[in-house]
RNA sequence: AGAGUUUGAUCCUGGCUCAGGAUGAAUUUCUAGCGACAGGCCUAACACAUGCAAGUCGAGGGGCAUCGGGGAGCGAAGCUUGCUUUGCUCCGCCGGCGACCGGCGCACGGGUGAGUAACGCGUAUGCAACCUGCCCGUUUCAGCGGGAUAACCCGGAGAAAUCCGGCCUAAUACCGCAUGUGGCCGAGGGAAGGCAUCUUCUUUCGGCCAAAGGAGGCGACUCCGGAGACGGAUGGGCAUGCGUGACAUUAGCUUGUUGGCGGGGUAACGGCCCACCAAGGCGACGAUGUCUAGGGGUUCUGAGAGGAAGGUCCCCCACACUGGUACUGAGACACGGACCAGACUCCUACGGGAGGCAGCAGUGAGGAAUAUUGGUCAAUGGGCGAGAGCCUGAACCAGCCAAGCCGCGUGAAGGAAGGCGGCCAUAGAGGAUUGUAAACUUCUUUUGUCAAGGAACAAUAGGGUCCACGGGGUGGCUGAAUGAGAGUACCUGAAGAAAAAGCAUCGGCUAACUCCGUGCCAGCAGCCGCGGUAAUACGGAGGAUGCGAGCGUUAUCCGGAUUUAUUGGGUUUAAAGGGUGCGCAGGCGGUAUAUCAAGUCAGCGGUAAAAAUUCGGGGCUCAACCCCGUCCUGCCGUUGAAACUGACGUUCUUGAGUGGGAGAGAAGUAUGCGGAAUGCGUGGUGUAGCGGUGAAAUGCAUAGAUAUCACGCAGAACUCCGAUUGCGAAGGCAGCAUACCGGCUCCCCACUGACGCUGAAGCACGAAAGCGUGGGUAUCGAACAGGAUUAGAUACCCUGGUAGUCCACGCAGUAAACGAUGAAUGAUGGCUGUCCGGGGGGGACUGACCUCUGGGUGAAGCAGCGAAAGCGAUAAGCAUUCCACCUGGGGAGUACGCCGGCAACGGUGAAACUCAAAGGAAUUGACGGGGGCCCGCACAAGCGGAGGAACAUGUGGUUUAAUUCGAUGAUACGCGAGGAACCUUACCCGGGCUCAAACGGGGAGUGGCGCAGGCAGAGACGCCUGUUUCCCACGGGACACUCCCCGAGGUGCUGCAUGGUUGUCGUCAGCUCGUGCCGUGAGGUGUCGGCUUAAGUGCCAUAACGAGCGCAACCCCCGCGUGCAGUUGCUAACAGUCAACGCUGAGGACUCUGCACGGACUGCCGGCGCAAGCCGCGAGGAAGGCGGGGAUGACGUCAAAUCAGCACGGCUCUUACGUCCGGGGCGACACACGUGUUACAAUGGCAGGUACAGCGGGAAGCCACCCGGCGACGGGGCGCGGAACCCGAAAACCUGUCUCAGUUCGGAUUGGAGUCUGCAACCCGACUCCAUGAAGCUGGAUUCGCUAGUAAUCGCGCAUCAGCCACGGCGCGGCGAAUACGUUCCCGGGCCUUGCACUCACAGGCCGUCA
Repeated sequence: AGAGUUUGAUCCUGGCUCAGGAUGAAUUUCUAGCGACAGGCCUAACACAUGCAAGUCGAGGGGCAUCGGGGAGCGAAGCUUGCUUUGCUCCGCCGGCGACCGGCGCACGGGUGAGUAACGCGUAUGCAACCUGCCCGUUUCAGCGGGAUAACCCGGAGAAAUCCGGCCUAAUACCGCAUGUGGCCGAGGGAAGGCAUCUUCUUUCGGCCAAAGGAGGCGACUCCGGAGACGGAUGGGCAUGCGUGACAUUAGCUUGUUGGCGGGGUAACGGCCCACCAAGGCGACGAUGUCUAGGGGUUCUGAGAGGAAGGUCCCCCACACUGGUACUGAGACACGGACCAGACUCCUACGGGAGGCAGCAGUGAGGAAUAUUGGUCAAUGGGCGAGAGCCUGAACCAGCCAAGCCGCGUGAAGGAAGGCGGCCAUAGAGGAUUGUAAACUUCUUUUGUCAAGGAACAAUAGGGUCCACGGGGUGGCUGAAUGAGAGUACCUGAAGAAAAAGCAUCGGCUAACUCCGUGCCAGCAGCCGCGGUAAUACGGAGGAUGCGAGCGUUAUCCGGAUUUAUUGGGUUUAAAGGGUGCGCAGGCGGUAUAUCAAGUCAGCGGUAAAAAUUCGGGGCUCAACCCCGUCCUGCCGUUGAAACUGACGUUCUUGAGUGGGAGAGAAGUAUGCGGAAUGCGUGGUGUAGCGGUGAAAUGCAUAGAUAUCACGCAGAACUCCGAUUGCGAAGGCAGCAUACCGGCUCCCCACUGACGCUGAAGCACGAAAGCGUGGGUAUCGAACAGGAUUAGAUACCCUGGUAGUCCACGCAGUAAACGAUGAAUGAUGGCUGUCCGGGGGGGACUGACCUCUGGGUGAAGCAGCGAAAGCGAUAAGCAUUCCACCUGGGGAGUACGCCGGCAACGGUGAAACUCAAAGGAAUUGACGGGGGCCCGCACAAGCGGAGGAACAUGUGGUUUAAUUCGAUGAUACGCGAGGAACCUUACCCGGGCUCAAACGGGGAGUGGCGCAGGCAGAGACGCCUGUUUCCCACGGGACACUCCCCGAGGUGCUGCAUGGUUGUCGUCAGCUCGUGCCGUGAGGUGUCGGCUUAAGUGCCAUAACGAGCGCAACCCCCGCGUGCAGUUGCUAACAGUCAACGCUGAGGACUCUGCACGGACUGCCGGCGCAAGCCGCGAGGAAGGCGGGGAUGACGUCAAAUCAGCACGGCUCUUACGUCCGGGGCGACACACGUGUUACAAUGGCAGGUACAGCGGGAAGCCACCCGGCGACGGGGCGCGGAACCCGAAAACCUGUCUCAGUUCGGAUUGGAGUCUGCAACCCGACUCCAUGAAGCUGGAUUCGCUAGUAAUCGCGCAUCAGCCACGGCGCGGCGAAUACGUUCCCGGGCCUUGCACUCACAGGCCGUCA
């Protein structure tokens, strides 16, 4: 000192939360060795059993119950016969002493915090208005008398507590008289002083007021007491200033109330009390009321200012079961006194009595929670006493409790095979960690245990006597006794590492990480948040981190929080400026000067108790703790200073106002007037519609509407001018005129002389709607009605229409009453409009215009400010003054209360509860039934299809033992599959195997393997017979089988753990980086803009300059040419030959083939353009503006697809989820969808004839040709591993026929007969022939492809493959169109811009209701 949390990211505002310290704490807890010091009912001021907590004095007194001594008498025993012991009785004679009278004390000490918001407390003063026992000092006295009473005794009442009556008696008890140093009271005289009433001193007279004795001594006398007065000290009483909680949703309170006079009362003042008189007193500077609370020194926290607290200790106060009252006394309205009342408890003989732990222990109760019914008066202190002494739950000690603070210990050093075990990890070998930790060696012994010793705290009182003062007494000297704690502290010795470590945490904040289990379950959590199969966040383990005899949790306080802001915040948009003005109080206030000294400043003094805190020292072994010194912002007094504020005078003119002269304006109020429009009325013309809408309908209209003309009536509003204008405090104000009236500005600088600013309350004004009363009502028009729209439509649209809209008077008092910006003043760069004034000059005079100077109203913008947007002399900048308001979101501007209102409602204005955010500005994207620009078979223009039929195929669904699995909008559905009869095959049924169907390694045994044959079986497989190989160093080996072992195997799961690959946006033109610059930042710029392009293609411009991945090009095929090369290709010339033919010689010219190269670049011309580039039925050229096609797919998106192609992490199965075999299934079938094929026919079908390709393929192959068969095909058989042989066209063309029909269209389906492949065509193949001849006559909504050698149409080839369900896929060539005006619309995309509460991004978000 900060951190986490709002967002995709950012800055800000703002709340919540955490890290720190503290506690009289408590707790699940968990754990626990010792000591020192301090602490220990926070709750029920609840109730209390029992014991103790206040007595003492015999030197005040009468006495003698009790104890001891003494004396006397009587008796007993012993015997030494007058002594001892003993019993009883008597004697207060002595020591003493229960109860009693009396004195002092009991008002201290100890407890508690209920009450109290108060002179209760704190602080500072005052008492000229007071008291003070015991103590100290000074002074003066103590004479003479008197009468009682308790105890005791006698009697009585009562259960008891207790009480009553009678007799006797004493005092330091009580009373009277005397004395009066003196005091008090009254009256008078004098003096001094002060503070208002007054005080003090002195003097005269009058009145009143005292007392107690006791002890010792032979005595003198001594000691202790007694009384009066004065003074001191101590302790109290009273009064006052200031300070000392919350609520204004408590605003008025008060009748002894406020004051006076006179009394009473008190120690004393006082309405303290009383009589009379007056009517005051308090209050927004918060009275009164309600709630809460003992106050302070101090304590905790904090940098401080503050905030919170008031336990222990000290001071003060209050209280003592609750309430009240007085008595005694120096002192009480009295904790362990009294009386009364009340509640409660106890005793009782029922008539009556007793009691008060908030003293110390202790009990019950309450509670999360707080101790022993201990010891001692040894010390300190208190009461009494002459003293010894007695009393003392004050106090000192001990006991219990980790409840706090401090200290110590649980060992130290060495010790690596880095062991075993645990845990992690690894293909294996091996490794990391626990960990120098342990073991082991050496050493030490605090604490604990045992043993021995053993304190300080103790000082002196009394006593004694010597000394000093004359004595007493005091001081000095001496010195016997006295220790609860305690045999404790401490010290010494002995044995022995021996007896002594835990708790919390480990996702971020916050130090510390892995494995297993679990699977949105169980659970965690202070906040954010973890957990849905790979959880560092749950539980366990290992390890680590933090603290440590403790550790965590909970509660509370301060801090962090500048989050109530005095120090030290804000209010345009985040919460927050009152709707506006006037204005009382209050706050603040211009110039100069004089005085005062309240504020202010300085010196000095008093006080601020001690303890605590700070600082400096010292003592317990250290520390905590204790001791000594020191500091202390406050208050009071006093002396000074005079700048500033203030007070009181004087002065000034610039603030403010007045006067004179001009000026502008929709400022206001009232009255009058005007035209247009609208509606209505009357009349005319006129005829079928009008009106209204997106389209309609309701409505109006033949009883004549709408339209149009004329006249008239009514009410309301004022077109143009008109504006970015003007006026007003705001709301607001608009035809014209008049009257009244408010404000403003300018000029002159004559007057006043600070008269000012702000403004809580208060008063006034205050849009629209609304309310009351009365008018008015043309238009418009809530409510309402009807018509539409719609799923509905209590809406938007339409037709009507009441209140209202208008006027007068009154109420109401709110608005996004906004510039979301309170008022006032000052100074602080420039620039440019406009409105209203004034002045000089220029403009030749006038005007426009330019310029200077005031006031208003705008735009852009410097500095500055701001979170930014923005503001920026009209500030949101720099300063000053005053007012108002804010303090997280919701609940809520709600409830209650109060005030106002006729009501509606307004003003004021919470809490419970709940959330971790709500919010502002800006950024990147995505999105918009926002905008601009552009593109694409996207639409449009066309051609042909699909959707209807049958069949093929895929999918869904259903079915099934199984119909294996995957793919599912575009981007699944003739897809994985480019070949499911078995195999494939993953599915189902059944039968087998378990080192296993295959493979690798190690060990052991056997001799097989192969071939042939046989048996059983559905087969896998099992069994049986025969035969038999190679190398050798003779041991064996190769090889095979069997057994054991280590590795297996899984198309089982997770494509949301992955690699790789792929689809799609999209062959769309985009996606980024470096440096620089801009911005607090996210980010922007570059990549935007203009033109252009198929293109982020290029050019220009430019705080950007460059670059990368994409585009393009480089690659392949086709199109032209050249060169080279010519066989299996070709054949022009030459030659040969044939029936014919490049058939042969030959040739490379041509075609063609193969390789290499050339060619096209807007290069040329014209036009447009700055350029890039575009345009042209241009030229040339085979090809022209990218020549056509292919390959090539940026950053990324869809947790897109695939664990079943392959690979791979994790999980999972192991006589089974592995593997082998037979059969079945993947081919099912009410149905639905996708993709195709064939058709519905005449641009056609059928029959015959005839012509022309290219890509390709071929040896278990393609197959010429011949023969057989109607045919599929079969039987022969040449050639060819192929520019040589083979496979090979159809449409087209020609001829004929059919003539519009379910047909000579169409071919499904079915029957029969066959062919071929294959171990095998039943489920479930293709093909052929004969027969059969279904639906279908061009297809609803809707939808697909295609822009040229394209669509359409025709056939051919290939892969897979034994064969084939291929009508599929991939290629090839033949024939060969139509159309594109154009970009409004649909879909998709690109760029720019705008809005946004979306960012999982519109399939978003969010609201209400219901469950």
This is a predicted structure of a 1411-nucleotide RNA (small-subunit ribosomal RNA) from an uncultured bacterium. Its mean pLDDT, the model's own confidence on a scale to 100, is 84. Rfam family: Bacterial small subunit ribosomal RNA.